Context: one part of a larger RNA
RNA sequence: GGAUGAACGCUGGCGGCGUGUUUAAGGCAUGCAAGUCGUGGGAUCGGCCUUUUUUUUCUUCGGAAUUUUGAGGUACGGACCGGCAAACGGGUGAGUAACACAUUGGUAACCUACCUUCAAGACGGGGAUAGCCCGGCGAAAGCCGGAUUAAUACCCGAUAGUCAUAGGAGAACUUAUGUUUUUCUAUGUAAAUCCUUUUGGGCUUGAAGAGGGGCCUAUGUCUGAUUAGUUAGUUGGUGAGGUAAUAGCUUACCAAGACCGUGAUCAGUAGCAGGCGUGAGAGCGUGACCUGCCUCACUGGGACUGAGACACUGCCCAGACUCCUACGGGAGGCUGCAGUCAAGAAUAUUCGACAAUGGGCGAAAGCCUGAUCGAGCGACGCCGCGUGCAGGAAGAAGCCCCUCGGGGUGUAAACUGCUUUUCUCAGGGAAGAAUUUGUGACGGUACCUGAGGAAUAAGAGGUUGCUAACUCUGUGCCAGCAGCAGCGGUAAUACAGAGACCUCAAGCGUUAUCC
Numbered sequence: 001g002g003a004u005g006a007a008c009g010c011u012g013g014c015g016g017c018g019u020g021u022u023u024a025a026g027g028c029a030u031g032c033a034a035g036u037c038g039u040g041g042g043a044u045c046g047g048c049c050u051u052u053u054u055u056u057u058c059u060u061c062g063g064a065a066u067u068u069u070g071a072g073g074u075a076c077g078g079a080c081c082g083g084c085a086a087a088c089g090g091g092u093g094a095g096u097a098a099c100a101c102a103u104u105g106g107u108a109a110c111c112u113a114c115c116u117u118c119a120a121g122a123c124g125g126g127g128a129u130a131g132c133c134c135g136g137c138g139a140a141a142g143c144c145g146g147a148u149u150a151a152u153a154c155c156c157g158a159u160a161g162u163c164a165u166a167g168g169a170g171a172a173c174u175u176a177u178g179u180u181u182u183u184c185u186a187u188g189u190a191a192a193u194c195c196u197u198u199u200g201g202g203c204u205u206g207a208a209g210a211g212g213g214g215c216c217u218a219u220g221u222c223u224g225a226u227u228a229g230u231u232a233g234u235u236g237g238u239g240a241g242g243u244a245a246u247a248g249c250u251u252a253c254c255a256a257g258a259c260c261g262u263g264a265u266c267a268g269u270a271g272c273a274g275g276c277g278u279g280a281g282a283g284c285g286u287g288a289c290c291u292g293c294c295u296c297a298c299u300g301g302g303a304c305u306g307a308g309a310c311a312c313u314g315c316c317c318a319g320a321c322u323c324c325u326a327c328g329g330g331a332g333g334c335u336g337c338a339g340u341c342a343a344g345a346a347u348a349u350u351c352g353a354c355a356a357u358g359g360g361c362g363a364a365a366g367c368c369u370g371a372u373c374g375a376g377c378g379a380c381g382c383c384g385c386g387u388g389c390a391g392g393a394a395g396a397a398g399c400c401c402c403u404c405g406g407g408g409u410g411u412a413a414a415c416u417g418c419u420u421u422u423c424u425c426a427g428g429g430a431a432g433a434a435u436u437u438g439u440g441a442c443g444g445u446a447c448c449u450g451a452g453g454a455a456u457a458a459g460a461g462g463u464u465g466c467u468a469a470c471u472c473u474g475u476g477c478c479a480g481c482a483g484c485a486g487c488g489g490u491a492a493u494a495c496a497g498a499g500a501c502c503u504c505a506a507g508c509g510u511u512a513u514c515c
Base pairs, nucleotide, nucleotide: 001515002514003513004512006511007510008509009508010507013385014384015383016382017381018380019378020377021343026341027340028339030338031337032336035084036083037082040081041080045077046076047074048073049072050071051070056065057064058063091296093294101220102219103218105216106215107214110213111212112211115209116208117207118206119205120204121203123157124156125155126154133146134145135144136143137142163188164187165186166185167184168183169182170181171180172179173178194201195200222268223267224266229259230258231257234256235255236254237253238252239251240250241249271293272292273291274290275286276285277284278283298319299318300317301316302315321332322331323330324329349375351374352373353372357371358369359368360367361366388418389417390416391415398409399408400407401406423452424451425450426449427448428447432442435438459504460503461502462501463500464485465484466483470499471498472497473496474495480487481486
C1' cells in the first nucleotide's frame, strides 16, 4: 500500500447493487416451513340443492314464510381406506486427515420411481379391513372387544415372453472368473376394462434411452519423531451366509501374514473443491456470500416402509433436558423462516405474495410451497450523486498574530443576479404477463410533467522527523503525548486550548487479522 462476513470512537443527506451470530452443533415460548388427488373407494356428521309428507303463521286466496319425516343429488367443510409426494427443496460444519474431496480411468461386479421410444397384454374368482354402529378401559395420550361395508387395498387361479431360476448344445469376443448371441428342456411370476365420458387418463410384462446413484482404481491433499514400531477379522485362502453389486462385508476352519524411516501407528488441528485476498511472478494466506460434493439433524444405537432413507419437521430402544398429570402414565426436539433467552467486541422483521421462476399432487380447474420473488432494519461493503453557481472591497464586523506601522482568516461573508440535481407538494404512471381473455406481492414503486424556494444536507484525523501542513497562550520531567526515533525539569512548531494550515470526505480515525 491492498484486503475484511469485521468491531470500537466521532460524525452522518440520498440512491442502486450486494451483504449481515465468525461466539454457545447452548436452551427454546408462539406462528408458519409438505402436501395433494372425489376422474380410485365406501360412507357419515354438518352445509347446500331437488322432491314427498307434516305443523304453524300471514294472505290480495294465486301463494309466501316456518317446522317435521322419507327419498335422491352435490362433493363445500371435517375424518377414514387407497395412490403419489414426503429421500427433493431449506439449514449446519459438530464429526471426518478419509476413496471425504479434486482430477484420471474402470464396472466383463451393479441399481434406477416419475419421463421418452418400441413390442405385447389386461380373462375368471375370493376373503378381509379402516371408517360407521354397539360395548368397555383410561385424568389424558390413547387402547381393547363385538357386529357390519367398499376399492386402482389384499389374495387365489388362467394366459404369456426377447423375463427369472436350473440344466444342455453351438458361434463370436475377451488375459480371465466370463460377456454377447442362437437354440432346446423344466419350473415360476402379470394386470385395474379401473375412472371419465368419447376424448383422454391410468394398469401389467419385456426391451432401449435420458437423467440420477452405488462400488472400485491411480495421483494429489496440514503439523508433531519431545509419537518408532503397529495390527488377530488383523493379511491371505476354502466352505457357508449376505448385498442391487465386488469384497473379511459376516461367520467356521486353515495358513501366518499385512503396514512402516518414501514416516506406519499415535497425538493435535481441519469439512473438501471451483474460487477469494495479496503479489510483477513464483508463492503465501484463506474457504463468509454463490456453485458442486461430503457430513450431521437433542446424544447414542437400531431397523421398518419404499425405486430411493437406515429418513431434519417418520418409527422403536436407551440417556440427558423441558413440559402435562387425577402420580397410574404421557408429550417434545428451530444446525428451516421469523422471533426469544444466554454467550459475546459484534450481526436484522414474530413483514407481503405465490404475480414471476421452480418444486409436489391432480385429466384439469386448482391447492400447497418461510424454496423463491419482494419489502423492512444496519454507512457493513462497493459504486454513483448532492450539500449550490456567477458577480462582489486594496478588503466590513468578529477572532488570531504583531516590530503597533500592519498582517491573516478573505471573495470568504453581507449584498446583487441565476439555477433546482436533491427536497416538499400536486398531476400522470409502467415494463416485468408467458397466452385470445383473465392474472402484479413489489407499488401508485421506477419514470414523466408542473409548482415552490438556496431552500433539507460536513465532518474526521493530523501539523518535530519519517510525512503534506505553524504560530500564540497555559503548563513546568507535573499534567500528559507516543507507530518508531523520542517530546515535557519556565521562551515546548511534539502536552492542553485557540487561531491558521494540510489530507481524506458521508465518511474519517483506531484496533484485530492476511499478503